[in-house]
RNA sequence: GCCGAAAAGAGCAAACCAGGGGAAACUCUGGGACGCAAAGCCACGGGUCGUCCUCGCCACGAGACGACAGCCGGGCUGCCGGGG
Numbered sequence: 001g002c003c004g005a006a007a008a009g010a011g012c013a014a015a016c017c018a019g020g021g022g023a024a025a026c027u028c029u030g031g032g033a034c035g036c037a038a039a040g041c042c043a044c045g046g047g048u049c050g051u052c053c054u055c056g057c058c059a060c061g062a063g064a065c066g067a068c069a070g071c072c073g074g075g076c077u078g079c080c081g082g083g084g
Base pairs, nucleotide, nucleotide: 002084004080011036012035016031017030018029019028020027021026034070040076041075042074044073045072046071047068048067049066050065051064053063054062055061056060
């Protein structure tokens, strides 16, 4: 440095519920655990979602703006250490 069996000490927290913020996606706090070896951080690429907005204008599509890191990829950082 790579890998992630076992163990040890830890960590995070889905759905849902309560309260707050936001036009919305969504998010914050508390409760709660479905799970997670990066479920730590970052919106760079893809994807999904939203629209108080603009264009074309039935629907809808596009643009623009925004959201999601527990959708995937990528970048950075990180506990332990049986075996290689």
Annotation: Predicted 3D model of an 84-nucleotide RNA (c-di-GMP-I-UAU riboswitch aptamer) from a Gemmatimonadota bacterium. Model confidence (mean pLDDT): 83 of 100. Rfam family: c-di-GMP-I-UAU riboswitch aptamer. The family has 6 seed sequences and 17 matches in Rfam 15.1. Rfam links the family to the GO term cyclic-di-GMP binding.